[in-house]
Context: one part of a larger RNA
RNA sequence: CUGGGCGUAAAGCGUCUGUAGCUGGAAAAAUAAGUCUGUUUUCAAAUACUGUGGCUCAACCAUAGAAAGGGAAUGGAUACUGUUUUUCUAGAGGUUAUUAGAGGUUAGUGGAAUUUCCGGUGGAGCGGUGAAAUGCGUUGAUAUCGGAAGGAACGCCAAAAGCGAAAGCAGCUAACUAUAAUAAACCUGACAGUAAGAGACGAAAGCUUGGGUAGCAAACGGGAUUAGAUACCCCGGUAGUCCAAGCCGUAAAUUAUGCUUGCUAGAUAUUUUCUCUACUUUAGAGGGAGUGUCGUAUCUAACGAGUUAAGCAAGCCGCCUGGGUAGUAUAUACGCAAGUAUGAAACUC
Numbered sequence: 001c002u003g004g005g006c007g008u009a010a011a012g013c014g015u016c017u018g019u020a021g022c023u024g025g026a027a028a029a030a031u032a033a034g035u036c037u038g039u040u041u042u043c044a045a046a047u048a049c050u051g052u053g054g055c056u057c058a059a060c061c062a063u064a065g066a067a068a069g070g071g072a073a074u075g076g077a078u079a080c081u082g083u084u085u086u087u088c089u090a091g092a093g094g095u096u097a098u099u100a101g102a103g104g105u106u107a108g109u110g111g112a113a114u115u116u117c118c119g120g121u122g123g124a125g126c127g128g129u130g131a132a133a134u135g136c137g138u139u140g141a142u143a144u145c146g147g148a149a150g151g152a153a154c155g156c157c158a159a160a161a162g163c164g165a166a167a168g169c170a171g172c173u174a175a176c177u178a179u180a181a182u183a184a185a186c187c188u189g190a191c192a193g194u195a196a197g198a199g200a201c202g203a204a205a206g207c208u209u210g211g212g213u214a215g216c217a218a219a220c221g222g223g224a225u226u227a228g229a230u231a232c233c234c235c236g237g238u239a240g241u242c243c244a245a246g247c248c249g250u251a252a253a254u255u256a257u258g259c260u261u262g263c264u265a266g267a268u269a270u271u272u273u274c275u276c277u278a279c280u281u282u283a284g285a286g287g288g289a290g291u292g293u294c295g296u297a298u299c300u301a302a303c304g305a306g307u308u309a310a311g312c313a314a315g316c317c318g319c320c321u322g323g324g325u326a327g328u329a330u331a332u333a334c335g336c337a338a339g340u341a342u343g344a345a346a347c348u349c
Stems, first nucleotide, its partner, number of pairs: 004320003007303002012317001014201004021194003025088007033081002035077009049065006091191001092188003095184006103177007110154001115149007125136002162169002206247006215241002220236004258316006266294012298305002322349003331342004
């Protein structure tokens, strides 16, 4: 190894691209490397195994014999695998047409609201709470009307809806750009799957430089509460939140469920698309691709999963092996730093 697992018990890398490797559709021919088989040779003797014999038996000793397995040579077999050649179209890719969408990037632009400022009206409170106070206000607040500025976010539509590899994506318009699905069955002809290393992307917070700052708001100040209150509540408020360029590389990055392929009852809702029936529309039937709910077989420790599998199988990768120590120490790599990645042991239960 044969022969365990990874939704929730330990365990699926946050996601994708892709190198090596591993795995790989159908037909024919050749070859004979793997594979199977015959023969020869070798693996000293002793030991071990089997038969027979000798010491009274046994241990022990003598003698004869044989197998399995390994190496080498050589003769065959050719289903499978490999290799080479030729061919195919069911996988994969392309072409054409149509459609869909908050997919991405850039630029422009719109209205509501908050805040501040200016002007008018007005004249004593406003605000806030469980109750208050701090706070704001006769230097005229709150309220109300008109105007201006500036930043950020986009109400209704809106949905268990849609798109994207994931992170994520929502006012409107334009430009550029990427993707998917369906239909035709036209082209290429296995070009495929997975993927160690490697590379790219990667919420929020954080970091660097330069802008910006309406609202919100860590820290911080004040008022309350309280035995205390470094909190919850209230009044303020700076980083930050926003933009540009760069860094960081982590999340309960979750469907706690890796990717690909095939097979295995259905019902129902919804998004998108094609065909057919009827045809004025509405509508009905069927097919494809998604997104949900329920549920059969089956699976599961149970919960539950159930054609979007956690069912039945195959290929490839990642990961787990009692709890604590500990995602710590050390070392190395990366980073401006914060830290991240790889990652123990002693000891203890």
Molecule: small-subunit ribosomal RNA, central domain
Organism: uncultured organism